[in-house]
RNA sequence: GGACUUAUAGCUCAGCGGUAGAGCAAUUGACUGCAGAUCAAUAGGUCCCUGGUUCAAUUCCGGGUGGGUCCU
Numbered sequence: 001g002g003a004c005u006u007a008u009a010g011c012u013c014a015g016c017g018g019u020a021g022a023g024c025a026a027u028u029g030a031c032u033g034c035a036g037a038u039c040a041a042u043a044g045g046u047c048c049c050u051g052g053u054u055c056a057a058u059u060c061c062g063g064g065u066g067g068g069u070c071c072u
Stems, first nucleotide, its partner, number of pairs: 001071007010024004018055001026042005048064005
C1' cells in the first nucleotide's frame, strides 16, 4: 500500500427499511437473624463519525476513523 470483515446498554451479543431487545452486571422491593440463592420491578442507548437514497435508515450506498484476519 491492497483485499475481506467488524463497530448496537457497564460486559457478551440479537435485531428481513416502520417508535431498539436478550443474557449477565447495576439499583429497589419481597424473602432471610445477616448474606447468598430465588422471585418481582426499575434504570441504563446522540445504534462509531459524516454525507447520500427513501415518506421513513441501527438496517441500503459512498467516504472517514478504530478493531480483527490475510496479501505485499